[in-house]
RNA sequence: GGGGGUACAGCUUAGUGGUAGAGUGUUUGACUGCAGAUCAAGGGGUCCUUGCUUCAAAUCCAAGUGCCCUCU
Numbered sequence: 001g002g003g004g005g006u007a008c009a010g011c012u013u014a015g016u017g018g019u020a021g022a023g024u025g026u027u028u029g030a031c032u033g034c035a036g037a038u039c040a041a042g043g044g045g046u047c048c049u050u051g052c053u054u055c056a057a058a059u060c061c062a063a064g065u066g067c068c069c070u071c072u
Stems, first nucleotide, its partner, number of pairs: 001071007010024004018055001026042005048064004
């Protein structure tokens, strides 16, 4: 330098163009002598950036950036 893949919650991740979910962690409460386990409730997301298409984009398309694989 060429080609391909990938980017969503603290972490691991689901998501078929129509209000972004789960597990785990975290906070509070119940339970307990204290804690753990268990149960209940809450909080946590500009979906990498900028544009394009569309009535509507995390999703389609383009470019950029980071990371991974591969060829030379």